[in-house]
RNA sequence: CAGCAAUAAGGGCAAACUUAUAGAAAGGUAAGGGCGCAAAGCCACAGGGUCUAAAGUGCCCCCGCACUAUGACAGCAUUGAUAUUAAA
Numbered sequence: 001c002a003g004c005a006a007u008a009a010g011g012g013c014a015a016a017c018u019u020a021u022a023g024a025a026a027g028g029u030a031a032g033g034g035c036g037c038a039a040a041g042c043c044a045c046a047g048g049g050u051c052u053a054a055a056g057u058g059c060c061c062c063c064g065c066a067c068u069a070u071g072a073c074a075g076c077a078u079u080g081a082u083a084u085u086a087a088a
Base pairs, nucleotide, nucleotide: 005085012037013036017032018031019030020029021028035075042080046078048076049073050072051071056067057066058065059064
């Protein structure tokens, strides 16, 4: 110097749940909280997957039902470009 992810050290992130908030919803944001995480940091116009269905379309007398992403999820696993610390 490179690689390696440890029952190391110092830090980091933050699931469920609660409150507030804008949203049609999914989900988001903020505070509390802490299940976990060695990329649980970024990218959703890299391709899959998952969630939602306002608007739209179809069916229907209506109520409703189905389809549909232009809305989301990076804590679903790959891909891409990056990054802190470190023993054997």
Predicted 3D model of an 88-nucleotide RNA (c-di-GMP-I riboswitch aptamer) from Thermoanaerobacteraceae bacterium SP2. The sequence is in RNAcentral, with records from Rfam. The model forms 94% of the base pairs in the Rfam consensus. The organism belongs to Thermoanaerobacteraceae, within Bacteria. Model confidence (mean pLDDT): 82 of 100.